Annotation
This is a predicted structure of a 686-nucleotide part of an RNA (large-subunit ribosomal RNA, domain II) from a Dehalococcoidia bacterium. Its Rfam family is "Bacterial large subunit ribosomal RNA".
Context: one part of a larger RNA
Formats: sequence, C1' cells, structure tokens
RNA sequence: GCCGGCGAGUUAAUCCGUGUCGCAAGGUUAAGGAUGUGGCCAUCCGCAGCCGUAGCGAAAGCGAGUCUGAAUAGGGCGCGUUAGUGGCACGGAUUAGACCCGAAACCUGGUGAGCUACCCAUGGCCAGGGUGAAGCGAGUCUAAAAGCUCGUGGAGGCCCGAACUGGUGAACGGUGCAAAGUUCUCGGAUGAGCUGUGGGUAGAGGUGAUAUGCCAAUCGAACCAGGAGAUAGCUGGUUCUCCCCGAAAUGCAUUGAGGUGCAGCCCCAUGGGUUCACCUCCGGAGGUAGGGCUCUGAAUGGGCUAGGGGGCGAGAGCUUACCAAACCCAAUCAAACCACAAAUGCCGGAGGUCCAGACUAUGGGAGUGAGUCGGCGAGGGAUAAGCUUCGUCGUCGAGAGGGAAACAACCCAGAUCACCAGCUAAGGUCCCCAAGUGCGGUCUAAGUGUCCAACGAGGUGGAGUUCCACAGACAGCCAGGAGGUUGGCUUAGAAGCAGCCACCCUUGAAAGAGUGCGUAACAGCUCACUGGUCGAGGGAUUCUGCGCGGACAAUGUACCGGGGCUUAAGUCCGCCACCGAAGCUGUGAACUUCCUCCCUCGGGAGGGAGUGGUAGGGGAGCGUUGCCUGUGCUGUGAAGCCUAUCCGUGAGGAUGAGUGGAGCGCAGGGAAGUGAGAAUGCCGGC
Repeated sequence: GCCGGCGAGUUAAUCCGUGUCGCAAGGUUAAGGAUGUGGCCAUCCGCAGCCGUAGCGAAAGCGAGUCUGAAUAGGGCGCGUUAGUGGCACGGAUUAGACCCGAAACCUGGUGAGCUACCCAUGGCCAGGGUGAAGCGAGUCUAAAAGCUCGUGGAGGCCCGAACUGGUGAACGGUGCAAAGUUCUCGGAUGAGCUGUGGGUAGAGGUGAUAUGCCAAUCGAACCAGGAGAUAGCUGGUUCUCCCCGAAAUGCAUUGAGGUGCAGCCCCAUGGGUUCACCUCCGGAGGUAGGGCUCUGAAUGGGCUAGGGGGCGAGAGCUUACCAAACCCAAUCAAACCACAAAUGCCGGAGGUCCAGACUAUGGGAGUGAGUCGGCGAGGGAUAAGCUUCGUCGUCGAGAGGGAAACAACCCAGAUCACCAGCUAAGGUCCCCAAGUGCGGUCUAAGUGUCCAACGAGGUGGAGUUCCACAGACAGCCAGGAGGUUGGCUUAGAAGCAGCCACCCUUGAAAGAGUGCGUAACAGCUCACUGGUCGAGGGAUUCUGCGCGGACAAUGUACCGGGGCUUAAGUCCGCCACCGAAGCUGUGAACUUCCUCCCUCGGGAGGGAGUGGUAGGGGAGCGUUGCCUGUGCUGUGAAGCCUAUCCGUGAGGAUGAGUGGAGCGCAGGGAAGUGAGAAUGCCGGC
C1' cells in the first nucleotide's frame, strides 16, 4: 500500500411538541397486595398522588369574577367563546461519559540509585623515559655569616609517553557492527586520578565543581496502577436509497472575537385568505448629487483703510512698491459650510396586473453568525494592492452547460430523464475548428492589429480658420545687404555679435546701432530686408480618424491559442446569411403540486405549473440479525459462492446454469450490537 473483518446519536429518568390509540368532565394509577401460570407475565385491588374541570390577589380572602382603589370610576389579569388525560411511536430539550477516537496535565497509592549523580565502608591499578625543589655533604670564600661551585638527594594537582581514563578535529556510518559505533587524530595519565565489591539518599523528592544535568535507551519534575470513559468552546471521523423545499457567513450582546444567546435568513404543521410583489396616480418625510458663498471657515488679485513694521524728524508729525483686520469689487474652495436643490430610493392611500413553493400569525426542527470576486457610491491607504472597512446590486459559495486558448467570481444561460430532430444567446464563420476566403463603403503599411504613459515627430486621411499670390507668392538660383559709426559706456581690447544704456539720422529698390557662425580685437561668412530670374500655387494654425518613436531579462519564437493574414483573415460604418448551449422548441417517459371530472374510496383520466443544489428541514422506501403468529421450500439438493437473463427511478429483487452438501424462505407484526471508503482508525492476511 491493497484485501478482508471490526468500527461512531445509545440507554434511563423528567419535560415540550407531533402522530396514533383508550377513556372523557374526567383521565391515570405508584409502592404494595391478591389470583392465574413452570417462569417472563396477565387480570383485579390499591378510593396515595398527579394533570384537568375557575379565576384573581403578596396574603387574609372573595369568586365569574378578582386585585388596585375612598369609589358602584378607570385600569390589570380572568369569564363570556370549556377538553382533557393516560399509553405507544417519533422529533427536540435537560441530567447522566450521552455520537466515536484523541491530549498537554492534576491527584492517590506504590515500584525504582544492578543506568547515572553524590556520599560511606573496604580493596585494587598507574610500562618506561625526562626535569632535578628543599634538605644534606664537600670545596671555596668570610672575623663569623651570607654568597659561589661541585656532589648527594628525589619534591611536584611538573614534563614526554603505554596501560587506564577521557572524547578534540575529520571521515565513514545514518533500514548502522551499534536506538551514539568504527578509523585516524587528540586531552589527562601521582592526581580535585582511575577502578572492583558492599551500602546510603526517591519524585511536592533525591543528587548536582549548575548543564535544568542525572535519577534504568524516559526528566522544567521518573515509572506503574488507580480516580478515569478527567476535561477538550479544538482537529479528525460518523456506514443504504429515492422524492420535495432550501439557507447563512448579518445586527445586538458576550473575560466576546474560529464559542455562545436573542433577532435575521431555511424547513415542517396548523390558521388567515391577496394582506405580498410589480405598474400607474395621489399624498408625504428627507438635505445626498448638483449648484452656491448668506452663515461657518479656507483662499487669490485689486481698491479702500484701522493697526503693526521700515525710513525721516528733537518733537508734533510726514512718508512707505512692507505686513495686514474690517469694508468694497472680481474670480474661487469645503465630509464635520447652505439663503437653494434633484434623480432614485423610502413611507402611506387608491386603482390595475399577477396566484407565486407569494404574504402573514402561532407552534415544532434547524443550520449560519471566517465569506468571496465583479459593477456602482464612499472611508482608510499612495484617487497602491488578488489591500482593507461600509452601503447597494449581481456571481460564486451551494451552479453544471456555451464563450473568454487554459481561467470559482467576467459575458451568455439556471442541467428531471431519453433522442444520430429543429431555433437561437454570448461568441463566432481562411485552416487547426461547426459556420461567409459574404456584400457595400472608409481607414491603416505599423504585422499596427497581436501589452503601456507623459512626451516627441513635414507618417497619413477628414473638417475648419487665417495670411501671401499672375500688379508674380513659396522654394532654389544671380545680385545688393550701404553711410554717419569703431553709437555711448565699460574694458587691456569691446569695431552689429562678453556686458550695461540707447536704438537715432542719411542715401536709397532695400539694408537691424544687427539673426547666427567667426576674431585677442578687427577681418571674413551669413540672416533679416530688397531687386532680378522662374511661373502656380504657397505658408501658418485649430479640431479630429488611423498609425510612428518612447518599448531593456534571464531554457527557445514566447504579449494573436497556433498556422498564417495586408483593396485583409486588421480597423470603422451599414446589410444579409449561417454556426453556436444541458437556454427555447419538437417527440416520448418519470416524479411533485394545483384545478376539474370519474371512482368498486386503493385510485384513475384531462389540463396548468414545477423538478441545479452545500449546511439543513420534511416525505416515502430498500436491505441485515434475532423474536411472535400464520404459511411454505428442501438430499428429485437448503444456505453460501459464481455466472447469465429479466424486473424495479433507486436502495434492491426474481429466475436459469454451475458449484456446494443441510438447512432456508414468504406474509403480517414486533425488536435492534441494523448498512463502511476515508477517523496518520483497530486486528489479520499478502
């Protein structure tokens, strides 16, 4: 891992509800007893108790009333309008382990120091080599010492290094040789050394040269048994079928936030019977969008003018291109501004449409209370996020199908079943790939289409405005482009051309006190401007369609799904046809529900509508194992196994063949150890 078996809402008591049965203004017995029976049990007694038949009041109490109250007032709760009660079954609640498995832990009593920590008692062990302390002796020296030299001596948590002990680095090992090893290497090796045996200390504890280390492969509190099925607002799992309906991820509260209570939303039953929803009309509340600037604030320019600042002045005062309140003019801004003010939405009334698995009341059962993305309106953030928090609608959630290459949330569309029938939606119609190489008319040349912005550009199409132009425009070419003058200043210089100021006059067809290049400064080239030549359009600008640049990433084209496409297979406008889904239609079938009709009351026929579905509610069934009553089968072959066919929407059922070799069905009833694929489930096999 697979296969097989086992494996999870039970039981009891009490209460609520539904169904059903008994009795009924009553219903029912409990403990216990009697009788019958082999026993379970059955019948009867049990005149306790409980519920109901009357309520109100705190109570005394009164009573169809009563309490409050001074009240024959008002008000509250009742009556008037009566059905209960007991059993059984089911749904739910509570108390119990209470659907099953699962802690980390806590407590009680014991077992452990044959591992290890420390201690006690008594034993054992440490090759060899080196160094050479004190002391002592001799010599020398001294007055004597001290000192010096030599020798002797053999100290040391001394040195090197086996045994022994440790475990530094590395490799190997890592289903190992081994639940900590092997090899090489390395530390200590007369010491706070190592070690044998016996003994001691025990878990709220011991021991500890403290590492929270060790206390039997376990240690922030050992192990074993018990309390014990601890508790688990947590995770996982929870077993047959079909039919009907079908959520929520919100509000408030919570030692509350992944839990729970109430409400909301779902289901079922009963009652009401259009009250619902939508449309139209009528009547309302309101301060959002927009607009506005009166108010509250913000903010710009100008005017006017308190005050302040600066300057002048001895002062008075004067002055100011400074700051600036109020006021005036103009143009603005605001969620917490409004003298205005919508559209929607919301509330109420009337009429109409609709009869929907509408609405509403009461009772019973839930689940949900982590939401998600998209559009629109907002807050937070950075007018970031597949971000976050609200409102509102939709989708997914719980929704399959078609489209978007693929793609919960986008677009289309809501799957009862069958069909080798038809029509459409979104989206498509050259090939992959179903359907047009369709029609008419533009644009694009960029493979734009088939990623992106600010910004940039004589790309190109369309529509305007304006200027110049046969009295000759625009471009090119030829020629001129001068004089006062090197304007003044500045400067080493400044001559059109560093800079500052001014920017005149003259001659002329025209020519700036100079557009750019240039020089150290001049010079030189050029432009504006003018004439000629040429001969028909030229220039500027605005709006707009499509394109261009901007455009750099890591395996290989790789940002059309691909091939490929250029009067298109791109793009825009218009038109026709076709394809295209589980949508719609057709044919047949099933089920649910409503209406009508028939009915031997089981049901049947016709018509309308419906049948996606998680949590969840409701309904109807299948099967397994005992039991009761009845009735059957079986050695002429039971169960089981296996196979084929048939029946049923399904769970399942029937029959035949084979195998097997002794029990087994069916109908009705009744009871459960009643259905397996999942729980890192448990046991077994392979």

Notes: The source organism's lineage runs through Bacteria, Bacillati, Chloroflexota and Dehalococcoidia. RNAcentral holds the full RNA, with entries from ENA.